Record summary
The prediction has a mean pLDDT of 80. Small-subunit ribosomal RNA, 3' major domain from Leucaena leucocephala, 474 nucleotides, folded computationally. Rfam family: Bacterial small subunit ribosomal RNA. The RNAcentral record of the full RNA draws on SILVA.
[in-house]
Context: one part of a larger RNA
């Protein structure tokens, strides 16, 4: 100087407390371990692995296993020879591939040849998912915590110290005062983006009015409103009272759409964990080269005494069923979205208007009104199973999704324990999207609708910051 202390002081945080909803018990979905297996590919393992890499494993993907094949190779560059190439028929085979036959002579040209493509041979080489404890890059974490560092000066024998400590204050090493310190850099804050208010400007496909029409629409007119874009304004402790040291600030109020960093997002200092990643990619070294490389068929990654994590659905009456009625936002679409009409109980099929999009997907659902159910493992709950279909796709058995009918399991609110959340939040209700032929999505990323309770406080638990103290630790 650090680190540590079941030492001290001060301070902060959904850390506790006060509330509220969960998890742990049930069924299922999904991931992991263990076990099994020819293989169940690999990576990730306290917080900071486990709905994670994977924004989507039937084939492909695919890295694994079995079998069948190839050896300049599926792919790249260089050299030589040969044939234009694409194409058609056929034998064998599970396919990959191997064999045979036919057709065809194109383009540029200095007529030597050349370009593109195919085939063959020898070599240089290709290829490889080993090592994250050799690395780059990138990411997590402490932590959006308030720290980290330095020039000059002063000081100390030196490592070092000071500044950065003290008194206040702040979300903040934020700011003020003091001070052997005085300056500076990086973090903080601000600048950027989104939504919230007003205004200016622009009005089409949107809006408003009139007319017409069964209606959708169309037409005409308008720029007020809604809305959609672009620009500007607006919030700064600016202002008033109190308090404070006449500072920094704190507190109550006014005005205001918004008030004290207004809300949210992006932004992550010096460093820590030999943290994660050689399987995104790059790369040193090591190893393989008729195989540890490459192609194909089938299987596996989907197994199942069990254990753990994350979720979904429930255990009902604040409910369920049926009928009727209402209100969003944000997204996607030409390999696409698909209105209308017809068929079907339905999934869906047929038809195919319109749309490169204020047309369409599209029905929002909780909610409201009415009907039935009346406390029961039931008209609650929907697992499991049987059967008849639909769709995608070469292919749906292993192993997709979905519809109808039938079946109708556990579970009656959950032990010890543990977790999220402070406001348009929790809770609850639906909707879109990406990946995509299809989908195992109950996931993930977004969007809006309805909409709470509680915070007296810092004794304790956890984590963190500053000062100080002890130490046989470095």
């Nucleotide at each position: 100087u650090g680190a540590c202390g079941g030492g001290g002081g001060c301070c902060c945080a959904c850390a506790c407390a006060a509330g509220u909803g969960g998890u742990a018990g049930a069924g299922c979905a999904u991931g992991u371990g263990a076990u099994u297996u020819a293989a169940u590919u690999c990576a990730a393992u306290u917080c900071a692995a486990a709905g994670c890499g994977a924004a989507g494993a039937a084939c492909u993907u695919u890295a694994c296993u079995a079998g069948g094949g190839c050896u300049u190779g599926a792919u790249a560059u260089g050299c030589c020879a040969u044939g234009a190439a694409u194409c058609c028929u056929u034998u064998u085979g599970a396919a990959a591939g191997a064999g045979a036959g036919g057709g065809g002579u194109g383009c540029c040209u200095u007529c030597a040849g050349g370009a593109a493509c195919g085939u063959g041979a020898a070599c240089a080489c290709a290829g490889g998912u080993g090592u994250g404890c050799a690395u780059g890059g990138u990411u997590g974490u402490c932590a959006u915590c308030a720290g980290c560092u330095u020039g000059u000066g002063c000081u100390a024998u030196a490592a070092g110290g000071u500044a950065u400590u003290a008194g206040g204050u702040u979300a903040a090493g934020u700011c003020c005062u003091g001070u052997a310190a005085u300056g500076a850099g990086u973090g903080c804050a601000a600048c950027c983006c989104u939504a919230g208010u007003g205004u200016u400007u622009a009005g089409u496909u949107a809006c408003u009015a009139a007319c017409u029409u069964u209606g959708a629409g169309u037409u005409u007119a308008g720029a007020a409103c809604c809305c959609u874009g672009a620009g500007c304004a607006g919030a700064c402790u600016g202002u008033u009272g109190g308090u404070g040291a006449u500072a920094g600030g704190c507190u109550a109020g006014a005005g205001g759409a918004a008030g004290g960093u207004g809300a949210g997002a992006a932004u992550g200092a010096u460093g820590u964990c030999a943290a994660g990643u050689c399987a995104u990619u790059a790369u040193g070294c090591c190893c393989c080269u008729u195989a540890u490389g490459c192609c194909c068929u089938a299987a596996g990654u989907g197994a199942c005494a069990c254990a753990c994590g994350u979720g979904c659905u429930a255990u009902a009456a604040u409910g369920g069923u049926c009928g009727g009625g209402a209100c969003a936002a944000a997204g996607g679409a030409u390999c696409g979205c698909g209105a209308u009409c017809c068929u079907g109980u339905g999934a869906a099929g047929g038809u195919g208007a319109g749309c490169u999009a204020a047309c369409u997907c599209a029905a929002a659902a909780a909610c409201c009104c009415g009907u039935c159910c009346u406390c029961u493992a039931u008209u609650a709950g929907g697992a499991u199973u049987a059967u008849a279909g639909g769709c995608u796709g070469c292919a749906a058995c292993u192993c997709a999704c979905u519809u109808g009918c039938a079946u109708g399991a556990a579970g009656c609110c959950a032990a010890a324990a543990u977790u999220g959340c402070u406001a348009g939040u929790a809770a609850u209700c639906g909707c879109c999207g990406g990946u995509u032929a299809g989908c195992c999505a109950u996931a993930c990323c977004g969007c809006g609708g309805u909409g709470a309770a509680u915070u007296u406080g810092u004794u304790c638990c956890u984590g963190g910051g500053c000062c100080u103290u002890g130490u046989a630790c470095a």